[in-house]
């Protein structure tokens, strides 16, 4: 330099045109003499940015920018 994949909550990740979501971690009720497991519930992201297609985009499409691979 070309090519390809990735960028969604703190972390690890689903979500392939209309509800933004799980597990963990976090706070809080319950349970116990206390803890820890358990069991309920609560907060937490306007999706990498910046255009474009649609009535409507996380998601289709360019462009730019991180990060990983391959190839020169």
């Nucleotide at each position: 330099g070309c090519u390809c994949g990735u960028g969604u909550a703190g972390c690890u990740c689903a979500g392939a045109g209309g509800g933004a979501g799980a597990g963990c971690g976090g706070c809080u009720c319950c349970c116990u003499u206390a803890c820890a497991a358990g069991c309920a519930g609560c907060g937490g992201g306007c999706c990498g940015c910046u255009g474009g297609u649609u009535c409507g985009a996380a998601u289709c499409c360019a462009g730019c920018c991180g990060c990983g691979a391959g190839c020169a």
This is a predicted structure of a 72-nucleotide RNA (transfer RNA) from Thermomonospora echinospora. Model confidence (mean pLDDT): 83 of 100. RNAcentral holds the sequence, with entries from Rfam. Rfam family: tRNA. The source organism's lineage runs through Bacteria, Actinomycetota, Actinomycetes, Thermomonosporaceae and Thermomonospora.